[in-house]
Molecule: Guanidine-I riboswitch aptamer
Organism: Paracoccaceae bacterium
RNA sequence: UCGCAGGACGUCUAGGGUUCCGCCUCAUCCUCCCGAGGGUCUGGUCCGAGAGACGUCACUCGAGCGGCAAACUCCGCAUCGAGACACGGCGGGACAAAAUCCCGGGAGAA
Numbered sequence: 001u002c003g004c005a006g007g008a009c010g011u012c013u014a015g016g017g018u019u020c021c022g023c024c025u026c027a028u029c030c031u032c033c034c035g036a037g038g039g040u041c042u043g044g045u046c047c048g049a050g051a052g053a054c055g056u057c058a059c060u061c062g063a064g065c066g067g068c069a070a071a072c073u074c075c076g077c078a079u080c081g082a083g084a085c086a087c088g089g090c091g092g093g094a095c096a097a098a099a100u101c102c103c104g105g106g107a108g109a110a
Base pairs, nucleotide, nucleotide: 007057008056009055010054011053012052015047016046020044021043022041023038024037025036026035059083060082061081062080063079064077065076066075067074085105087108091103092102093101
């Protein structure tokens, strides 16, 4: 310097904003219906982590078991075990909007 791999999903959490609900303010009405604003409103719905948690599936390796008389090879298994490490902008994107979401295990750094 180059290549390959570091998988997918579900439930949740840190976190996030404000479409809807609620709450608050103003206005209107005071029979009903209807308005504007506030997330510097604790909340419900909602979004939500590569470097957060748990789980399921997949994949890889090692072992075990089965198929052939046996071995190698090959095929299979709703058997066991293992699968490390990880500092990170600016800027942009989506949804109503924002974010540890996506660009991104990016740029960059060590």